The RNA shown here (small-subunit ribosomal RNA) has 1475 nucleotides and comes from a marine sediment metagenome. Its mean pLDDT, the model's own confidence on a scale to 100, is 80. It matches the Rfam family "Bacterial small subunit ribosomal RNA". The sequence is in RNAcentral, with records from SILVA.
RNA sequence: ACUCCGGUUGAUCCUGCCGGACCCGACUGCUAUCGAAGUGGGACUAAGCCAUGUUAGUCGAACGCCUUUCAACUAUGUGAUUGGCGUGGCGUACGGCUCAGUAACACGUUGUUAACCUACCCUGAAGACGUGGAUAACCCCGGGAAACUGGGAUUAAACCACGAUAGAUCAAGACCCCUGGAAUGGAUCUUGUUUCAAAGGAAGAAUGAGCAUGUUUAUUUAUUUGCCUCAGGAUGGGACUGCGUCCGAUCAGGUUGUUGGUGGAGUAAUAGCCCACCAAGCCUGUAACCGGUACGGGCUUUGAGAGAAGGAGCCCGGAGAUGGACACUGAGAAAAGAGUCCAGGCCCUACGGGGCGCAGCAGGCGCGAAACCUUCGCAAUGCACGAAAGUGCGACGAGGCUACUUCGAGUGCCAUCCGCUGAGGAUGGCUUUUGUCAGGUGUAAAAAGCCUGGAGAAUAAGGGGAGGGCAAGUCUGGUGUCAGCCGCCGCGGUAAUACCAGCUCCCCGAGUGGUCGGGACGAUUAUUGGGCCUAAAGCAUCCGUAGCCUGCUCCGCAGGUCUUCUGUUAAAUUCAACGGCUUAACCGUUGAGCUGCAGGAGAUACCACGGGGCUAGGAGGCGGAAGAGGUAGACGGUACUCCAUGGGUAGGGGUAAAAUCCUUUGAUCCAUGGAAGACCACCAGUGGCGAAGGCGGUCUACCAGAACGCGCUCGACGGUGAGGGAUGAAAGCUGGGGGAGCGAACCGGAUUAGAUACCCGGGUAGUCCCAGCUGUAAACGAUGCGAGCUAGGUGACGGAGUGGUUCCGUACCAUUCCGGUGCCGCAGGGAAGCCGUUAAGCUCGCCGCCUGGGGAGUACGGUCGCAAGACUGAAACUUAAAGGAAUUGGCGGGGGAGCACCACAAGGGGUGAAGCCUGCGGUUCAAUUGGAGUCAACGCCGGGAACCUUACCGGGAGAGACAGCAGGGUGAAAGUCAAGCUGAAGACUUUACUAGACAAGCUGAGAGGAGGUGCAUGGCCGUCGCCAGCUCGUGCCGUGAGGUGUCCUGUUAAGUCAGGCAACGAGCGAGAUCCCUACUGUUAAUUGCUACCAUUACCCUUCGGGGAAAUGGAGCUAGUUGACAGGACUGCCGCCGCUAAGGCGGAGGAAGGAAGGGGCAACGGCAGGUCAGUAUGCCCCGAAACUCCCGGGCCACACGCGGGCUGCAAUGGUAGAGACAAUGGGUUCCUAUCUCGAAAGGGAGAGGCAAUCCCCAAACUCUACCUCAGUUGUGAUUGAGGGCUGCAACCCGCCCUCAUGAAUCUGGAAUCCCUAGUAACCGCGUGUCAUCACCACGCGAUGAAUACGUCCCUGCUCCUUGCACACACCGCCCGUCGCUUCACCCGAGUUGGGUUUGGGCGAGGUGGCGCCUAAUUGACGUCAUCGAACCUGAGCUUGGCAAGGGGGGAGAAGUCGUAACAAGGGGGCCGUAGG
Repeated sequence: ACUCCGGUUGAUCCUGCCGGACCCGACUGCUAUCGAAGUGGGACUAAGCCAUGUUAGUCGAACGCCUUUCAACUAUGUGAUUGGCGUGGCGUACGGCUCAGUAACACGUUGUUAACCUACCCUGAAGACGUGGAUAACCCCGGGAAACUGGGAUUAAACCACGAUAGAUCAAGACCCCUGGAAUGGAUCUUGUUUCAAAGGAAGAAUGAGCAUGUUUAUUUAUUUGCCUCAGGAUGGGACUGCGUCCGAUCAGGUUGUUGGUGGAGUAAUAGCCCACCAAGCCUGUAACCGGUACGGGCUUUGAGAGAAGGAGCCCGGAGAUGGACACUGAGAAAAGAGUCCAGGCCCUACGGGGCGCAGCAGGCGCGAAACCUUCGCAAUGCACGAAAGUGCGACGAGGCUACUUCGAGUGCCAUCCGCUGAGGAUGGCUUUUGUCAGGUGUAAAAAGCCUGGAGAAUAAGGGGAGGGCAAGUCUGGUGUCAGCCGCCGCGGUAAUACCAGCUCCCCGAGUGGUCGGGACGAUUAUUGGGCCUAAAGCAUCCGUAGCCUGCUCCGCAGGUCUUCUGUUAAAUUCAACGGCUUAACCGUUGAGCUGCAGGAGAUACCACGGGGCUAGGAGGCGGAAGAGGUAGACGGUACUCCAUGGGUAGGGGUAAAAUCCUUUGAUCCAUGGAAGACCACCAGUGGCGAAGGCGGUCUACCAGAACGCGCUCGACGGUGAGGGAUGAAAGCUGGGGGAGCGAACCGGAUUAGAUACCCGGGUAGUCCCAGCUGUAAACGAUGCGAGCUAGGUGACGGAGUGGUUCCGUACCAUUCCGGUGCCGCAGGGAAGCCGUUAAGCUCGCCGCCUGGGGAGUACGGUCGCAAGACUGAAACUUAAAGGAAUUGGCGGGGGAGCACCACAAGGGGUGAAGCCUGCGGUUCAAUUGGAGUCAACGCCGGGAACCUUACCGGGAGAGACAGCAGGGUGAAAGUCAAGCUGAAGACUUUACUAGACAAGCUGAGAGGAGGUGCAUGGCCGUCGCCAGCUCGUGCCGUGAGGUGUCCUGUUAAGUCAGGCAACGAGCGAGAUCCCUACUGUUAAUUGCUACCAUUACCCUUCGGGGAAAUGGAGCUAGUUGACAGGACUGCCGCCGCUAAGGCGGAGGAAGGAAGGGGCAACGGCAGGUCAGUAUGCCCCGAAACUCCCGGGCCACACGCGGGCUGCAAUGGUAGAGACAAUGGGUUCCUAUCUCGAAAGGGAGAGGCAAUCCCCAAACUCUACCUCAGUUGUGAUUGAGGGCUGCAACCCGCCCUCAUGAAUCUGGAAUCCCUAGUAACCGCGUGUCAUCACCACGCGAUGAAUACGUCCCUGCUCCUUGCACACACCGCCCGUCGCUUCACCCGAGUUGGGUUUGGGCGAGGUGGCGCCUAAUUGACGUCAUCGAACCUGAGCUUGGCAAGGGGGGAGAAGUCGUAACAAGGGGGCCGUAGG
């Protein structure tokens, strides 16, 4: 002391990046009370330019001169002081500033100097003798605008010079003394050369001399301070050196003083540092050279650390002072607050000439996103000078400004009351840090602080956020894919927790947000600590150089390694303890640490090194065997094609179907012969060989490799392998051959909307051979090579051993070992798929490669190539994903099962043609109100609308609860005659009357709304679904999404049941339960029934009687109606099946395998339908979109579609006669019966509130006519006359009668319904209803044909498979073209910078020589050399601009096609060539 989170998906696990959260720095928005500290504050951009002031002086105890003031004195004295000029000494090489250059011994660290210097300082030793000279100041005379400068005279010294002594230096020799690892060092001696010291002052004492125009001078002495020489030290430097020290290989070769030597020059000193000569070396993959960037370090930020990034401040070192060059002085400089020169800039000028250098402190301009006062003081610390006092110092100290950072404090506390137990407010009390006022102290001077006292809650809170990540609102208003927000995901299209506001809340807090940069997060660069089968990633394969790694054993050594000690690792920083500021930050003291380097001593396991030995690795040898291993040669085989000949005749060929094409000049076909090229069936095998690519007829020759066996030889000789080399399919290229078949391009024929394709007919390069080049492939096991270890099972190949058989072979069988090659599989691994002794397991060695997607394997550069191109290989920009594996669905012009008359087949009947009815569209209209739109809208909204309905159109009228404000007894609202207005109306207006309390003028707010939203909803419905599915609990499997169960086999109408099975059970569905119909029984009963009896009238009569009806009685046996039971369950038999489930057949039975029909009907989907049934959120209208009235419309009509009715006739029509139902309905109703009318209907009217009364059939049967025709079929249309309902029948109802008599003679493509009491056909009832059914819902009558199968079409269910789909194929998605925009590449050229180099000119410096001068400093001349700047030529490199060209990214609803994903409809993909 190491934590993660959001984002790819329908969901999952990975890979992977993007973003968030954290810390630091700079700038910035808003806001702000105070104090302390800081090695915070023009570093980043302009090492850009600077006005003004200031930053280095000091010394009278070195010297000369001028000057001010005071005092004393003829000596017991000879003192003090001001200002200034110069000479001289020391300092000015420090301090301060900056970071341009520099990739270097610049820096850091460790050493060396046997190759050196060092003023001031310290220690020791020795010394200071003699002589001479100049010059400034001052004075005089000049020149000049100025800066400054010339001449003359005088003068001192610690100034300068000469001589002496000491000394130093060099050379040669001697000595062998000292230090040392080593003398080239030091010491000593001898000889010689050259050179060559010194300076005094101060105060005291003593002794002399002098002294008022003055106050001085000499000598001696001890002291002190200077001076000279030598030696040593200290300090500070110079030089050398090991190691460390950024990026680029799209920088691979660099170098001529270069590398070394000899001899010189030069320096304090080494050295090619420089020069002459000689040699040809030197550096480089351990990265030279070149390019880019950059002062280095202590340290700073961050991080657990390793690291990464930074290196502004403080310290150490370096470098620089406008750019460049140069020397002088000096102990020290190549010095910039000194000098000379050039360049560029600026200033002054009298135009002659001069002057300047803030990267010192302040300050100004400029630059910029960005940074303070032209302050005070030498009081402290330190430096220079001085003997000292002291003087000076923009070093430094102190203050001012600043939200730069860190630290500390505060913005109050209590009580009562009001208020919603609120937000908040009021009142009273307490405290006074801070602030304020007064006094003292404090300071160089102030200020702060400290001490004392006074009044007073007074003087003080913001910034960001509230969808998730991420703490905090589904609160209100506005907006309506707009405005806007957003790091990322995303929010906004009328109910926004995401925008803009209000309220509330959250976080931090005198701060808080934003932007940019850095770190961490990132184990997303992996040393610690990652990967490479499929996610990015193993070189196409092998050989091999450097490098790295390397069997067993013994001895030695001690380089690596380890232990210990010593030195160093500056201080600051860091850590700890203690202490000082009221605390803290901050500071101090002490200690630790600073992972490093060097040295000493020791250890020797391992690695390295040296020596010796071994045989397990490796290599060689021998043996017998296997093989499409390679190269070359020879030989062979079938087929295709062509040619020749013969035979033969009309087609052949080709396709899904065709055509182009060949063929009477004889094809195709058959036979024979020949030619040519390519290839090598069967054998043949997840068989063999090879490094890979690859290798297949037979034989021969040559060459090579592997396996097995023997254990004969060598003795680690090995592994890998950057560069390098070799090999390397197909296509392609060059030259020469060859060319049968096939066949890019190309030409035709088809297909198609098109078809530059797929299919067909031709056909050139090519394919083949030789020689050379290219060097790539999905060159794949998408898996680098080598070694070791870790269960097995089972095939086939080669070799060997053992046993057996034997025809004795190169045979067969069994088994063991070795090698190679497949499948399955344990442990283990992996995201999973999967791998698993042939590893993707566990380890070791070496190499190659990867780091989000795109841009892009592109551009530029380089290398290679004849070219095509190959290898190497970026960036700008863009993007939040791209991707892997697996899961669940959905889908497929994938596969397999099963099923359905809304599927087919076998059949029946229709629709589609006609007329009419009805609905929809369209059109029209003032309005033709709306809704519904494949199945699942269209005789649907029960929707048959005359008014109403009614929502539409035209016109007219009415209406505001409640509250507030205005009005009203001077009369509100209301009513009314008349007139006007109007289609009409006290609705309104005028006039008048009645009447007596409210009021609709304004603002809010309502009632109502068939106004909007079915994409805000409830409820209901349709449909998938005449389906058989949908789930759960527990367990198990999987990291997980999920799976299993629900799968398989058989069976079923069925996930129905049975058997099997890591499942065992359960639920919702299916089934059963419910209703109706069919059989039987029991029971009950009037309004029902009558085989019974009686009576009455009627009909027939053969007069015997019979029939039927009514009434009454009787009865409830049959029948009816209702209730309750029974009955059917594969129960029985046979066969099949597994001894199952079940199926088939049969018996019995009213009914037989679900008896028939209905009701009910899962989890859910379809944003399906309905706001116009009702309900309902939100929005809207509100005197109109509300309410009422009248009229019109929904009924229109060139047309299209759906559903029906009636027909087209003889199985019929017409006329007459005669039968048989059921469901139902009925009081504003059904109506018997009678009557009038030809009928519709009218008038009377019994019964019936219903098993009582009423409404009730038609097809059918019988008879007659019609006789195949637009008819005696049909009945549209129209005319006339009637009737009914209703306020009303014109738009626009129904019925009756007469007349009229249209289309239509069986309906194209297509399409619908139906499997038995069904279809078809016949009528009846009811609903709606005042009237109106061709509709809907029901009812009964008559009553067939054909499957008893299948998955072909249309669909459904299940299993499986593929997927780039998940809004789920009406999916996804590619490329050209067009438009807009962005960055980039090429580019004729044009214009800058940097750098290298040649030439020219050349300021100035240095050295030598000459000459002038009184010797010198110096001037002049000349020679040699170095050489800035400038001019010019060339090369390299790097920018800007650029006509035009090129591709790329992004955008929006463009255009054309359909390439890919499913068998994607031509399987896809890779390399290459052409189009």